[in-house]
RNA sequence: GUACCCGUAGCUCAGGGGAGAGAGCGUUCGCCUCCGGAGCGAAAGGUCGCGCGUUCAAUUCGCGCCGGGUACG
Numbered sequence: 001g002u003a004c005c006c007g008u009a010g011c012u013c014a015g016g017g018g019a020g021a022g023a024g025c026g027u028u029c030g031c032c033u034c035c036g037g038a039g040c041g042a043a044a045g046g047u048c049g050c051g052c053g054u055u056c057a058a059u060u061c062g063c064g065c066c067g068g069g070u071a072c073g
Stems, first nucleotide, its partner, number of pairs: 001072007010025004018056001027043005049065005
């Protein structure tokens, strides 16, 4: 350089046009307990990488850019 894949919560990832954007782990608070690092309950945490376009409507589709990975040269 070319092709392909990926980018969504602190981490690992679901969701593939329409509802309040989710799960596990982690964090915080409460309960329980002799104690809690176990168990139970709740909460906080997101410009869905950036921009433009398509559409009544975009995390989702198209294009460009940025970042990461794999293969080839």
About this RNA: Predicted 3D model of a 73-nucleotide RNA (transfer RNA) from a Clostridiales bacterium. Model confidence (mean pLDDT): 82 of 100. Its Rfam family is "tRNA". Rfam classes the family as a transfer RNA. The RNAcentral record of the sequence draws on ENA. Taxonomically the source falls in Eubacteriales (Bacteria, Bacillati, Bacillota, Clostridia).